[in-house]
RNA sequence: GAACGGGCAGCCGCCGCGCCUAACGGCGGGGAGGAAAGUCCGGUCUCCACAGGGCAGCGUGCCGGCUAACGGCCGGGGGGCUACUCUCAAAGGGUAGUUUACGGAAAGUGCCACAGAAAACGUACCGCCCCGGCAGCCGCCGGGGUAAGGGUGAAAAGGUGCGGUAAGAGCGCACCGCGCCUCGGGCAACCGGGGUGGCAGGGUAAACCCCACGCGGAGCAAGACCAAAUAGGGAACGAGCGGUGACCCGCCGCGCCCACGGCUGUUCGGCUCCGGCCGGAUGGCCGAAGUUCCGGGUAGGUCGCUCGAGUCCGCCAGCAAUGGCGGUCCUAGACGAAUGGCUGCCACCCCGGCCUUGGCCGGGGUACAGAAACCGGCUUACAGUUC
RNA sequence: GCGAGAUAGCUCAGGCGGUCAGAGCGUCGGAUUCAUAACCCGGAGGUCGAGAGUUCGAGUCUCUCUCUCGC
Numbered sequence: 001g002a003a004c005g006g007g008c009a010g011c012c013g014c015c016g017c018g019c020c021u022a023a024c025g026g027c028g029g030g031g032a033g034g035a036a037a038g039u040c041c042g043g044u045c046u047c048c049a050c051a052g053g054g055c056a057g058c059g060u061g062c063c064g065g066c067u068a069a070c071g072g073c074c075g076g077g078g079g080g081c082u083a084c085u086c087u088c089a090a091a092g093g094g095u096a097g098u099u100u101a102c103g104g105a106a107a108g109u110g111c112c113a114c115a116g117a118a119a120a121c122g123u124a125c126c127g128c129c130c131c132g133g134c135a136g137c138c139g140c141c142g143g144g145g146u147a148a149g150g151g152u153g154a155a156a157a158g159g160u161g162c163g164g165u166a167a168g169a170g171c172g173c174a175c176c177g178c179g180c181c182u183c184g185g186g187c188a189a190c191c192g193g194g195g196u197g198g199c200a201g202g203g204u205a206a207a208c209c210c211c212a213c214g215c216g217g218a219g220c221a222a223g224a225c226c227a228a229a230u231a232g233g234g235a236a237c238g239a240g241c242g243g244u245g246a247c248c249c250g251c252c253g254c255g256c257c258c259a260c261g262g263c264u265g266u267u268c269g270g271c272u273c274c275g276g277c278c279g280g281a282u283g284g285c286c287g288a289a290g291u292u293c294c295g296g297g298u299a300g301g302u303c304g305c306u307c308g309a310g311u312c313c314g315c316c317a318g319c320a321a322u323g324g325c326g327g328u329c330c331u332a333g334a335c336g337a338a339u340g341g342c343u344g345c346c347a348c349c350c351c352g353g354c355c356u357u358g359g360c361c362g363g364g365g366u367a368c369a370g371a372a373a374c375c376g377g378c379u380u381a382c383a384g385u386u387c
Numbered sequence: 388g389c390g391a392g393a394u395a396g397c398u399c400a401g402g403c404g405g406u407c408a409g410a411g412c413g414u415c416g417g418a419u420u421c422a423u424a425a426c427c428c429g430g431a432g433g434u435c436g437a438g439a440g441u442u443c444g445a446g447u448c449u450c451u452c453u454c455u456c457g458c
Base pairs, nucleotide, nucleotide: 001387002386003385004384006346007345008344009343010342011341012340014031015030017028018027019026020025033368037379038378040377041376042375043374044373045219046218047217048216057215058214059213060212061211062076063075064074065073066072077102078100079099080098081097082096083095084094085093086092103210104209108208109207110204111203112202125150126149127146128145129144130143131142132141133140134139158176159175160174161173162172163171177199178197179196180195181194182193183192184191185190223303224302225301226300233294234293235292236291237290240254241253242252243251244250260287261286262285263284264283265282266281267280268279269278270277271276310329312327313326314325315324316323317322347366348365349364350363351362352361353360354359388458389457390456391455392454393453396412397411398410399409405443414430415429416428417427436452437451438450439449440448
């Protein structure tokens, strides 16, 4: 890193399906995982929104491929680390293993505590060297050169060596590193060769940011259909109808009620401060009760719902991921939520006793966990066994 | 299915990387008082939920896990 995740039998249960039965019920067959988990990514599906494009926001980030898609996988490149090795040694190179969140620090901005001379327009504490003055010498003071050495720091302005120099310095040279130009190889990342430049450009983007690419939102409690009771919404009727009389009014017959409120007209009676007020009768309009109908939503039920980027086997293409072809199989669909329990035998492990190896007896243990629309990944958990 | 959080015994700041590990209450000691409380003075107490990574440096940034709360 990969695979398996106790086996067999019997009994009693639980959840779907099929058949039989009027029903009770009976029979048959099926019933968790490698992670069903975390919900960290990506997709299918459903609804909502949507002319197109941009800003903002979020995410991804070497190159190529795979894929429905991905932050996943495969292959390659570069870097880091370790071991061995080349070299007198260092720097550096080679081989093997392992690892890698690996665009841009030469667009701009910010930050780099403490220490240190200086943390980025370079600088000088100790030191080294030169000159001047003082001084017998050691040395002291002033001016200047330097960055090799010491020191600080996580990090100090290319590295090592030789030359060179007053001391030094890419100041010069060789090798290595780096930039630019060019040639060759590779689809590309990138690699190799040649030339050229003494070297410019510290780190940090899991800081802001820049560049490239991607992303509309919500989620099966999505959503669709059927549809109680109660409450609420809307509509109609809500007292007439028939006959006669031209109509109103009246009269007759049948039916209903004898249950109400508000506004208003007519008329009668009473009171009055002359504005009106109160009461009776009667007509109209509105409402309420009641009846019928309609529509929306809830409870409840049905669907979505498990046949799918599916399983297994073989062949082919490919380094591989993966894809193609042929055959084969159907394998949980619940909703206060099934998939369990007991017994016996066997397997493995541990403990104790008997006992001569080894066996017998007794006891204990066998993980992590558990579907809830589905699929592809990642991450995490996992007794024991095998490779 | 979706979202928020974890810092001292308790309640909370710090979220902008460094001298940033703090405040109040509580607790301990002292002082005061006849004694106690209050007031006053001083102290202790933290792996910043756990583990990795980025960075010179992580409470803070990133990832994974655990736990809690809410819709």
Predicted 3D model of RNase P RNA and transfer RNA as a complex of 458 nucleotides. The coordinates come from a structure-prediction model, not an experiment, and the mean pLDDT is 77.